[in-house]
Context: one part of a larger RNA
RNA sequence: GAUUGAACCCUGGCGGUAUGCUUAACACAUGCAAGUCGAACGGAAACGAUGGUAGCUUGCUACCAGGCGUCAAGUGGCGGACGGGGGAGUAACGCGUAGGAAUCUGCCCAAUGGCGGGGGAUAGCCCGGAGAAAUUCGGAUUAAUACCGCAUAAUCUCUACGGAGAAAAGGAGGCCUCUUCUUGAAAGCUUUCGCUAUUGGAUGAGCCUGCGUGAGAUUAGCUAGUUGGUGAGGUAAAGGCUCACCAAGGCGACGAUCUCUAGCUGGUCUGAGAGGACGAUCAGCCACACUGGGACUGAGACACGGCCCAGACUCCUACGGGAGGCAGCAGUGGGGAAUAUUGGACAACGGAGGAAACUCUGAACCAGCCAUCCCGCGUGCAGGAUGACGCAUUUCGGUGUGUAAACUCCUUUUAUGAGUCAGAGUCUUGACGUAACCUAAAGAAGAAGCACCGGCUAACUCCGUGCCAGCAGCCGCGGUAAUACGGAGGGUGCGAGCGUUAUCC
Numbered sequence: 001g002a003u004u005g006a007a008c009c010c011u012g013g014c015g016g017u018a019u020g021c022u023u024a025a026c027a028c029a030u031g032c033a034a035g036u037c038g039a040a041c042g043g044a045a046a047c048g049a050u051g052g053u054a055g056c057u058u059g060c061u062a063c064c065a066g067g068c069g070u071c072a073a074g075u076g077g078c079g080g081a082c083g084g085g086g087g088a089g090u091a092a093c094g095c096g097u098a099g100g101a102a103u104c105u106g107c108c109c110a111a112u113g114g115c116g117g118g119g120g121a122u123a124g125c126c127c128g129g130a131g132a133a134a135u136u137c138g139g140a141u142u143a144a145u146a147c148c149g150c151a152u153a154a155u156c157u158c159u160a161c162g163g164a165g166a167a168a169a170g171g172a173g174g175c176c177u178c179u180u181c182u183u184g185a186a187a188g189c190u191u192u193c194g195c196u197a198u199u200g201g202a203u204g205a206g207c208c209u210g211c212g213u214g215a216g217a218u219u220a221g222c223u224a225g226u227u228g229g230u231g232a233g234g235u236a237a238a239g240g241c242u243c244a245c246c247a248a249g250g251c252g253a254c255g256a257u258c259u260c261u262a263g264c265u266g267g268u269c270u271g272a273g274a275g276g277a278c279g280a281u282c283a284g285c286c287a288c289a290c291u292g293g294g295a296c297u298g299a300g301a302c303a304c305g306g307c308c309c310a311g312a313c314u315c316c317u318a319c320g321g322g323a324g325g326c327a328g329c330a331g332u333g334g335g336g337a338a339u340a341u342u343g344g345a346c347a348a349c350g351g352a353g354g355a356a357a358c359u360c361u362g363a364a365c366c367a368g369c370c371a372u373c374c375c376g377c378g379u380g381c382a383g384g385a386u387g388a389c390g391c392a393u394u395u396c397g398g399u400g401u402g403u404a405a406a407c408u409c410c411u412u413u414u415a416u417g418a419g420u421c422a423g424a425g426u427c428u429u430g431a432c433g434u435a436a437c438c439u440a441a442a443g444a445a446g447a448a449g450c451a452c453c454g455g456c457u458a459a460c461u462c463c464g465u466g467c468c469a470g471c472a473g474c475c476g477c478g479g480u481a482a483u484a485c486g487g488a489g490g491g492u493g494c495g496a497g498c499g500u501u502a503u504c505c
Stems, first nucleotide, its partner, number of pairs: 001505001004502001006501003010497001013377004018372001020369001021335001026333003030330003035078003040075002043071002047069002050065007085288001087286001094213007103205002108201008116150001118148002126139005156165003170193006179186003214260003221251003226248008263285004267278004290311005313324004341367001343366002350361004380410001382408002390401004414446001416441001418439002449494005454475003460489005470477002
């Protein structure tokens, strides 16, 4: 000199853009953050419309009707593995890069076929019981795109090549030409959404390898599933991944093992570069979700707002037993030099579900707070000498502040209050929005500080103090004329900032 997610002191007008717990992966009150589908199903707790019955206050109350709009709870499907968070662990095929073969892949795309005929349950509802609650037990009854056989099936799987095995589900809309009852329906036809088998693709994921990726030798030896083989098991898949048997290997001074530190990268900062330091925001990958362990479901998890067990902590309890997990968004306490609102709306973009309308979405978009950073603008412009007053200084003549002020003319950016009012990406839809933009109005009006002035280093005098009080980045200043301390006048630098501290190059 340059840098920062900065902090502190003094000061503070506006706009745009971006950032904002670096510390305790400390503990959390409260609200919200993942639901959706009635076009899968049995149904009807609530609301509404309609119709009926009764009462009458004549437009209200009560009751009835799932048939209608809808729909609590429930069965079922898809989604809760995405999106969001923080970086504890990890020195590792974790990451980066370049390759590889023994794999899986819901939804999506393309293609070829199929969707026949049966069965038994169960939640809910109803009845009864236990419990303070969380919850739970028994009985009766019921539906499905829930579940299970049968049939059929190949180019699928297995195979001793003879053969064997293995699937499905229906929903919604339209039509009446043919058949049946003749209102319109059933069968049927048709359209569409689905289901099932197989193949290929796309996307995503798992696995293996070469090379690269901190410090310490005041860590020199480490290793028994350890290293390899055979066989078996297991997995979607290769493999000591696991097991039995056999062999005795494997790693290491080119640093094994151990200890400490650390998420990695694209990048960021600095530097002419080489390099050095860092890894906030944004993007990719990884690992984590109170601590430790485990599996279930599923295409996908060993699952942040799922389950089970153990532990610590907090809460409820009728003492028998239960409930919880903000490293989601806000917010609270605590820690700290230090870091924001318990905001708006789904308008756009994206996501989940749905045929759709739509619902949900603290993702995202916006607004609020903070000079935290960067950028832009303003705090007036021109004239004005009796060089006014004041202040400072003085050799007492004057000199400086200083065209500075006053005064005169002009302007109105911005701020203020008022009015009007676009576009916003393909029709519609605007939270933002009392916004932006535009127009006229008034009035210089509302808007300047901070540090420094001995040398380095731009900028000097007076007074006070007297090795005191103090200053200080280094050299050093101060013991009676201190340009170095404190005040004043003046000056210098930067400017809505300025200086200090910390920090890296």

The prediction has a mean pLDDT of 84.
This is a predicted structure of a 505-nucleotide part of an RNA (small-subunit ribosomal RNA, 5' domain) from an uncultured prokaryote.
Rfam family: Bacterial small subunit ribosomal RNA.
The RNAcentral record of the full RNA draws on ENA.